[in-house]
This is a predicted structure of a 72-nucleotide RNA (transfer RNA) from Coemansia sp. RSA 2618. Its mean pLDDT, the model's own confidence on a scale to 100, is 84. It matches the Rfam family "tRNA". Rfam classes the family as a transfer RNA. Rfam links the family to the GO term triplet codon-amino acid adaptor activity. The organism belongs to Coemansia, within Eukaryota.
């Protein structure tokens, strides 16, 4: 330099056009002498960024950036 894949809460991760699941972690409560565990509840995501398509974009298209891999 060229090619391919990926980017979603603090971390992992599903969803692939119609207002984003789940796990871990965090907070509160119950229980306990206390902690942990268990149980119940709660908060937390402009879906990397900039454009385009569409009535509607996390999802489709283009570009940029980052990460990982392959070729030379």
């Nucleotide at each position: 330099g060229c090619c391919c894949a990926c980017u979603u809460g603090g971390c992992c991760a599903a969803g692939u056009g119609g207002c984003a699941a789940g796990g871990c972690g965090c907070c509160u409560g119950u229980c306990u002498u206390g902690u942990a565990a268990a149980c119940a509840g709660g908060a937390g995501a402009u879906c990397a960024c900039c454009g385009g398509u569409u009535c509607a974009a996390u999802u489709c298209c283009g570009g940029u950036a980052g990460u990982a891999g392959g070729c030379a």